[in-house]
RNA sequence: GCCCCAGGUCCGUAGGGUAGCAGCGUGCGAAUCGCGUCAGGGCCUAGCGGCAGCAGCGCUAAGCAAUGUCUGAGAUCGCUGCGGGUAGCCUGGGGUACU
Numbered sequence: 001g002c003c004c005c006a007g008g009u010c011c012g013u014a015g016g017g018u019a020g021c022a023g024c025g026u027g028c029g030a031a032u033c034g035c036g037u038c039a040g041g042g043c044c045u046a047g048c049g050g051c052a053g054c055a056g057c058g059c060u061a062a063g064c065a066a067u068g069u070c071u072g073a074g075a076u077c078g079c080u081g082c083g084g085g086u087a088g089c090c091u092g093g094g095g096u097a098c099u
Base pairs, nucleotide, nucleotide: 001096002095003094004093005092006091007090008089009088010084011083012082013081014080015079016077017076018075021072022071023070024068025067026065027064028063034059035058036057037056042051043050044049
C1' cells in the first nucleotide's frame, strides 16, 4: 500500500432516563356583576299566607396551589436493543506484497 472482519460516525425503528406542557384526580377559590338555601330585617295582605332578598352557609366558574404507582403528544440524551448502509472518515484485529 492492498484485501478481509468487527466496532464507531450516518439513517430508520422499539424501549428507557431527565425536565417541562396539556388532560384527569385532590384542595383552595365569587362583597356585587354565578346557582341554591335564605336567620334577621323589609314589602304586600283584613287574615291565611305570599314576594323580593342582605349577611351566613353549600355547590361550583374563571383562576390559583400542591401533588400523582394515572393518561396523551412532543422535546432532549457521549443511554440500551434491533434493522439498514459500506461511498467517505475514525479505531481495533487478521492476512498479504514491497521496502
Annotation: Predicted 3D model of a 99-nucleotide RNA (Bacterial small signal recognition particle RNA) from a Gemmatimonadales bacterium. The organism belongs to Gemmatimonadales, within Bacteria. The model forms 92% of the base pairs in the Rfam consensus.